This is a predicted structure of a 138-nucleotide RNA (c-di-AMP riboswitch aptamer (ydaO/yuaA leader)) from Microbispora sp. RNAcentral holds the sequence, with entries from Rfam and Ribocentre. NCBI's taxonomy places the organism under Bacteria, Bacillati, Actinomycetes, Streptosporangiales, Microbispora.
[in-house]
RNA sequence: AGCGCGCGGCCGCCGAAUCCGCGUCUCGCGGAGCCGGGGACCCACCUCUUCCGGGGUGAAUCGGAGCGCGACCGCGCCCCGUAGGGCACUUCCUGCCCGAACCCGUCAGCUAACCCGGUAGGCGGCAUGGAAGAAGGA
Numbered sequence: 001a002g003c004g005c006g007c008g009g010c011c012g013c014c015g016a017a018u019c020c021g022c023g024u025c026u027c028g029c030g031g032a033g034c035c036g037g038g039g040a041c042c043c044a045c046c047u048c049u050u051c052c053g054g055g056g057u058g059a060a061u062c063g064g065a066g067c068g069c070g071a072c073c074g075c076g077c078c079c080c081g082u083a084g085g086g087c088a089c090u091u092c093c094u095g096c097c098c099g100a101a102c103c104c105g106u107c108a109g110c111u112a113a114c115c116c117g118g119u120a121g122g123c124g125g126c127a128u129g130g131a132a133g134a135a136g137g138a
Stems, first nucleotide, its partner, number of pairs: 010125005018032006033119006043109001053107001054104004062081003066077004084098004089133005
């Protein structure tokens, strides 16, 4: 010099998931901010029951091929796409990536008043590049 482990700080990304106060302090309680759900008139919808209930958070929907279960319907696996979403101010072009997971429990359209919850987790260290614009600063 480099490698491994541990602790602390700073700057960022996805996300609502941040800030303040108190406390028995990596957690608990309260508040603010942000986020989600339920819930009238009016309007909308005519529904449910079957070996296909229905609904919610979220960008995460929808379709095709193959294989398997399978009488059909349908379901699962795995590829290819795709609605949609993300990448250090915004837009356009370009490049890269995601296109999941979970929850309610037979029940919920919208919805003023009102009511009820969440405030996690996971990553990165010049952030793809170019153009225009904006903002800020020495």